Lysine riboswitch aptamer from a chicken gut metagenome, 171 nucleotides, folded computationally. The coordinates come from a structure-prediction model, not an experiment, and the mean pLDDT is 75. The RNAcentral record of the sequence draws on MGnify.

[in-house]
RNA sequence: AAAAGAGGAGCGGACGAACAAGAGUACCGCGCGCACAGGAACAGGAAGGCAUUCCGCACGAUGCGCACGCGAAAGGGUAUCUCCGCCGAAGCGCAUUGCCGCCCUUCCCGCGAUGCGCUGGGUCUGCGGGAGAAUACCCGCUUUCCUGUCACCCCGCGGUGAAGCGCUUUU
Numbered sequence: 001a002a003a004a005g006a007g008g009a010g011c012g013g014a015c016g017a018a019c020a021a022g023a024g025u026a027c028c029g030c031g032c033g034c035a036c037a038g039g040a041a042c043a044g045g046a047a048g049g050c051a052u053u054c055c056g057c058a059c060g061a062u063g064c065g066c067a068c069g070c071g072a073a074a075g076g077g078u079a080u081c082u083c084c085g086c087c088g089a090a091g092c093g094c095a096u097u098g099c100c101g102c103c104c105u106u107c108c109c110g111c112g113a114u115g116c117g118c119u120g121g122g123u124c125u126g127c128g129g130g131a132g133a134a135u136a137c138c139c140g141c142u143u144u145c146c147u148g149u150c151a152c153c154c155c156g157c158g159g160u161g162a163a164g165c166g167c168u169u170u171u
Stems, first nucleotide, its partner, number of pairs: 001171005008087001010086005016081002018078002028069002031066005036060001038055004044108006090119010101109001120147003126141005149162005
């Protein structure tokens, strides 16, 4: 230098299956009350604008609240199953940059690429952040425990420390 490997509640992915939640929520129908002259449609979300169309203007479009009836779905998720790719698996931060989305603009979000830096892995506790309906989930720090690698100490049981640009095997 190259090749092949190991860690275990191991990592990531799937428009897959199942399950929980979303939710007795939204929408819709019917009745009542209050407000009110404008309201709605077009995108992953928000704001503004342009154009067009629809409903309405008190015989009430729209919004809010109460009661009754009917009654979803999406995104997100899982110590489960199946399949796929794997052991810097993967994740995060910063910088640069690209793409899609909507008629236009701005901001956010999403999916990538490159460079630098941090983290061995999992679990539990607490705090903070993200998104969200959520106590689920993701991320950061912290804490408890478990686990593998190497080094040192040790009669032994075991103990201490470090980090994956590490460790083991072969050439």